[in-house]
RNA sequence: AGAGUUUGAUCCUGGCUCAGAGUGAACGCUAGCGGUGUGCUUAACACAUGCAAGUCGAGCGAGGGCAGGUCUUCGGAUCUGACCCGAGCGGCGCACGGGUGCGUAACACGUGGGUGAUCUACCUUAGAGCGGGGGAUAACGCGCCGAAAGGCACGCUAAUACCGCAUAACAUCCCGUUAACGACGGUUAAUGGGAUCAAAGACGGGGAUCCGCAAGGACCUGUCUCUCUAAGAUGAGCCCGCGGCCCAUCAGCUUGUUGGCGGGGUAAUGGCCCACCAAGGCGACGACGGGUAGCCGGCCUAAGAGGGUGAUCGGCCACACUGGAACUGAGACACGGUCCAGACUCCUACGGGAGGCAGCAGUGGGGAAUAUUGCGCAAUGGGGGAAACCCCGACGCAGCAACACCGCGUGGAGGAAGAAGGCCUUCGGGUUGUAAACUCCUGUCAGUUGGGAAAAAUAUCUGUAGGGUGAACAAUCCUGCAGGUUUGAUUGUACCAGCAGAGGAAGCCCCGGCUAACUACGUGCCAGCAGCCGCGGUAAAACGUAGGGGGCAAGCGUUACUCGGAAUUACUGGGCGUAAAGGGUGCGUAGGCGGCAUGGCAAGUCUCUGGUGAAAUCCCUUGGCUUAACCAAGGAAGGGCCGGAGAUACUGCUUUGCUUGAGUCCGGUAGAGGGAAGUGGAAUUCCCGGUGUAGCGGUGAAAUGCGUAGAUAUCGGGAGGAACACUCAUGGCGAAGGCAGCUUCCUGGACCGGCACUGACGCUAAUGCACGAAAGCGUGGGUAGCAAACAGGAUUAGAUACCCUGGUAGUCCACGCCCUAAACGAUGGGUACUUGGUGUCGCGGGUAUCGACUCCCGCGGUGCCGGAGCUAACGCGUUAAGUACCCCGCCUGGGGAGUACGGCCGCAAGGUUGAAACUCAAAGGAAUUGACGGGGGCCCGCACAAGCGGUGGAGCAUGUGGUUCAAUUCGAUGCAACGCGAAGAACCUUACCUGGGCUUGAACCGCACCUGUAAACUCUUAGAAAUAGGAGUCCCUCCUUCGGGAGCAGGUGUAGAGGUGCUGCAUGGCUGUCGUCAGCUCGUGUCGUGAGAUGUUGGGUUAAGUCCCGCAACGAGCGCAACCCCUGCCCUUAGUUGCCAUCGGGUAAUGCCGGGAACUCUAAGGGGACCGCCCCGGACAACGGGGAGGAAGGUGGGGAUGACGUCAAGUCAGCAUGGCCUUUAUGUCCAGGGCUACACACGUGCUACAAUGGUUGGUACAAAGGGUUGCCAAGCCGCGAGGUGGAGCCAAUCCCAAAAAGCCAACCUCAGUUCGGAUUGCAGUCUGCAACUCGACUGCAUGAAGUUGGAAUCGCUAGUAAUCGCUGAUCAGCAGGCAGCGGUGAAUACGUUCCCGGGCCUUGUACACACCGCCCGUCACAUCACGAAAGCCGGUUGCACCUGAAGUCGGUGGGCCAACCCGCAAGGGAGGCAGCCGCCCACGGUGUGAUCGGUGAUUGGGGUGAAGUCGUAACAAGGUAGCCGUACGAGAACGUGCGGCUGGAUCACCUCCUU
Repeated sequence: AGAGUUUGAUCCUGGCUCAGAGUGAACGCUAGCGGUGUGCUUAACACAUGCAAGUCGAGCGAGGGCAGGUCUUCGGAUCUGACCCGAGCGGCGCACGGGUGCGUAACACGUGGGUGAUCUACCUUAGAGCGGGGGAUAACGCGCCGAAAGGCACGCUAAUACCGCAUAACAUCCCGUUAACGACGGUUAAUGGGAUCAAAGACGGGGAUCCGCAAGGACCUGUCUCUCUAAGAUGAGCCCGCGGCCCAUCAGCUUGUUGGCGGGGUAAUGGCCCACCAAGGCGACGACGGGUAGCCGGCCUAAGAGGGUGAUCGGCCACACUGGAACUGAGACACGGUCCAGACUCCUACGGGAGGCAGCAGUGGGGAAUAUUGCGCAAUGGGGGAAACCCCGACGCAGCAACACCGCGUGGAGGAAGAAGGCCUUCGGGUUGUAAACUCCUGUCAGUUGGGAAAAAUAUCUGUAGGGUGAACAAUCCUGCAGGUUUGAUUGUACCAGCAGAGGAAGCCCCGGCUAACUACGUGCCAGCAGCCGCGGUAAAACGUAGGGGGCAAGCGUUACUCGGAAUUACUGGGCGUAAAGGGUGCGUAGGCGGCAUGGCAAGUCUCUGGUGAAAUCCCUUGGCUUAACCAAGGAAGGGCCGGAGAUACUGCUUUGCUUGAGUCCGGUAGAGGGAAGUGGAAUUCCCGGUGUAGCGGUGAAAUGCGUAGAUAUCGGGAGGAACACUCAUGGCGAAGGCAGCUUCCUGGACCGGCACUGACGCUAAUGCACGAAAGCGUGGGUAGCAAACAGGAUUAGAUACCCUGGUAGUCCACGCCCUAAACGAUGGGUACUUGGUGUCGCGGGUAUCGACUCCCGCGGUGCCGGAGCUAACGCGUUAAGUACCCCGCCUGGGGAGUACGGCCGCAAGGUUGAAACUCAAAGGAAUUGACGGGGGCCCGCACAAGCGGUGGAGCAUGUGGUUCAAUUCGAUGCAACGCGAAGAACCUUACCUGGGCUUGAACCGCACCUGUAAACUCUUAGAAAUAGGAGUCCCUCCUUCGGGAGCAGGUGUAGAGGUGCUGCAUGGCUGUCGUCAGCUCGUGUCGUGAGAUGUUGGGUUAAGUCCCGCAACGAGCGCAACCCCUGCCCUUAGUUGCCAUCGGGUAAUGCCGGGAACUCUAAGGGGACCGCCCCGGACAACGGGGAGGAAGGUGGGGAUGACGUCAAGUCAGCAUGGCCUUUAUGUCCAGGGCUACACACGUGCUACAAUGGUUGGUACAAAGGGUUGCCAAGCCGCGAGGUGGAGCCAAUCCCAAAAAGCCAACCUCAGUUCGGAUUGCAGUCUGCAACUCGACUGCAUGAAGUUGGAAUCGCUAGUAAUCGCUGAUCAGCAGGCAGCGGUGAAUACGUUCCCGGGCCUUGUACACACCGCCCGUCACAUCACGAAAGCCGGUUGCACCUGAAGUCGGUGGGCCAACCCGCAAGGGAGGCAGCCGCCCACGGUGUGAUCGGUGAUUGGGGUGAAGUCGUAACAAGGUAGCCGUACGAGAACGUGCGGCUGGAUCACCUCCUU
């Protein structure tokens, strides 16, 4: 520090996800030791049991025990006590410590101040004091009540308990005087007078004096305690500034409310409370309400800023079963106190009682989850005490838990036969791996044996030195020294040593990318994995296992959560033309921001300084545990807040000015700016009249409709409404919406020029107010045309549409609503700055001119192009999307959804504000390359057209589908399957079916063993054959050491054969197709962020990316062409089997013979054609047109040749081949059957329908082939197929072989025929083992359909089509098929609009599996979350009223009362208590609201889902351009009307720009 993921690829936007760190964790697997920490995050749920706050006898009385003394009737009594026990009175403590986080959004907390508005027990310092009395009461005794808890009555008693009195101030209060200060309702100081208020003793020591029998007391003294006062310290109360959560779908809140006066209350201010008076107070700088939450130091994260968090430790707050209340006290409204109410639990004798673990353990429960009912007060700390000491679940320790951090170990060195085993393998090997074994060592930890700390300081006693008090050498206290005694829970722990022995100690996760680490097997979209992308459908590095590897390690992973990465809320540090995002527009309030100069102030700002910022933590430096974690000391740091001093540039406040911002004034100018009234012509429609007659209208074509009752057309007249042609323009005006005939009136703004004036008056603008197209709504008018809805007609599969005929709201007017649009420049407003060019509108200046035009310049508006710059790109570009500043609005992934709920507005429609659950891994923008378009341009092709002949109809042949069948084997399936694989199924082939056989097998092959004669051949039996049995022949070959071996064959076993079984979507090879189309690419350079582009586009030209020219390209490759073959002309060479002109011979005739080499021909080599020549066109090019010459002319004709690629095209059944399956069968052998079936449908063909023909007879001319298991001549036989025959030929020699159409002649005469030949009968021929299923051919007989073929469709552009025959492969036989060959031999092409296919350029795209694409909505099914809903249930809460416990306060107090007063007493007084009354008030109740939540028959839409139904809305001009708003309609997507937008293709015109 980044990475993965949207695409075919790219850049951008944007979300999701990962790598990091962390945790009070939990879960899974695993686990050796130690140290230090940490450990109910949930139910503030309920709690059994024990413990957690007591102590003081030196405050008091009594009792008991013990010890001692005395007495004793021996029962006991009594006294004493530095002894012990437990209760009581009394004191102090119990308000600390410990727990928890419910509540609380608050002065609760943090920070800094204030208290001139306060208190503070114990402690410290200082001053003063402590006199003298009184009356009670617990305990106790006794009686009574009660189950208990407990209570009542009577009686006795003490105090440091309680109550008067005295004394008293520098205390408090009141009345004065004076002074100082101040924050001015005070404070302080001095001073005079008055009033009020205290106390308690205990213990130790003691010589005189006094009392006492004594002990002892008084007294003296010391210590402690006590009272008052002042001060301190500590702690606390109260007040204030500032700071820190969410929701505005909480916008208004408030009556003790805000303030005052007076009072009450408190330690103290204060509406804290009360009476009266006033009517205030708070709020967009967020009141009120709702939700959530203890706050902080800190902790985690982060580069930081931030974000998250508030366990452990520390500070503060709040709470103690829930709610309320006070009492006591220095302090509480009190965790282990009290009272009341409530819920719950327990006890009960049913009458009543008891209780509060959010103390430590522990239990149940909840939960994913969190420990021992341990030891000790030794240390630290706290309470009490004079002290010893007691108490302390605070605390110190131990236990449990890998929960966290830290440390250590599980060994070290050597060791290659690279062992065995495992795994992989290309079978060679590789790897595990120096790893192990083995050898030599070491001894941590654990084990065991032994030794063994520190933590202990005090305290107390004795002695002693100094000091305080004191009369004191008593005593006591303080400090120090010496000595004695004593204290350890942890713990026999840490640590040390000995002993033994590598011995006891490694796992977990991962290995497709991100991300470090790969193979095998299993599985087969199953099982499963998954953080994201995604893996798995038979070769899975992604699942499972194994081997190997990577990472971490006593842990490792997973889950959850936080921060980070995320600049993904952007303060640091983002954006808004098209990605999400500019408000529809203006005016203007608050607010924010604001020109030049000047003086002052010093709030902001800056400097210096003081205080604070607790400790701990973090950081630095040291130190202590062997190290570390951990701990300690010191230092540093600490944004902040408060105070003081200073500075004054900037901001602010203020003073005085200025004119440039802004405005006013004057003079001009343009304009569809707005409002009102009037007015004009054209056109449509309607009405009246005339002329006139059969149609009009409408469409792609029609029909509905109108018209003989006279339409349309035409002329004249009239009515009425709406809109304003031309001008008209990228023109003008307006804030936007928007504004268009003409005239008048009223009125807003802008611009130009100018003198003067005001003097910052400015900019922006939340809330607010106003305006706001169309549609729509209300009321009333109006209505010509147009026209949602609606009706009809068409179209269509349907057509709720597009088209047509009608037609109502509406469109128009007035008034009032609505308030939305693609309200768009998809671009908020303002100001300033920053190269240019060129139009246009308005005004002004200058030049020129008689004047206009024109030219130059300035200002303002409005366009286009374009520089820098910006931008993801497209693009923007002085009218910014550039550079800056100011203000407002808005955005934060897609869907759900602009929906729901709530609020506000509206008559309604609806608008505005505006979520969540759930779901997805994307959704998007721009550009790129393709592909596609019922887009465009250019251009090709038998593509159309022009022609000729066919197919589709018939019969037959053949292939296919379908059907049938035991089987009808399999494959091929649009073009590019269908006379295709098959160039030849009677058996065979043959793969199929039935039946019969075989199992190392029919064929191949290794090894071992056995047998050697078997095998083979012939005959024979059974059988359909295979096969099985028998007989016979033969009794083998080579070598030999004669044992045997080799060969060969058979048998057994084993390895293994075999498979036309599957997968052509695992493959090779081959092939088809686009397409013989002209294309497909590369290197370097250049351009672009990039994908890519350029080159290859453009202008010409060509059959061609063929060539030329141009050009940021220059070259090159694969294709094209050429090179090759055939053919057309010529030449050379050669001359048999071919040829025969000349010469000779011969025949009935023939190159038959001699001979010839001329010709034809044969087959080898050359020549020839190149736009070469001429003319014309063209850029003078390429090239094109014409002409000459030539056998041939513009690639002469034909063939072979098939670029990069496409179709997962075809083929596992040609062959090869991975994997899978099968192994007495899916192999193999055999017989028979089937592939030949037959209601049908299609393809490809043959033969025809006839006279350009048929039949008969005669007669002529090919080419190319084939031939020895072959072609087969002549001759003879047969009507014929054929038979016989055997000559010739391994072929330019012989044969197949007759070519046919043609030509000549004759007949037929338009008919189902002398056309046509199917079908059938009979008789034959040939091949073959065999023609029944199922061959071909022949003869005779039979003579069917068919008279030129619907929609549709095929081939062909010249030696072609058409027509005619011939040959060959396959093959025993079988050809209408196929592959070839020649004969005869046309017609037509104007042309490229259209159909099909293709090429190039361009355009649009939501396609990229690429239009056979993508994709929308209803419906149906499943499932999920949500809304509405009659209601039902619950939480919180407002208001009104009722009730009113305990308690404080107030009143009363007739009942009751020891202290004080009066009084001899009785009694009275003062003061008080109970009771009662009242205010307040918890719980509770009634009624009515608000709000939140749960649930709810039914219902609404939404999301998701492999597959379904209906249509086809959108993306191309998506086939009616789309979209926005609105209204109506409709199964659905949607349709239509009105207005708007371009985010519409295409063509044309105008205009503008560039050159």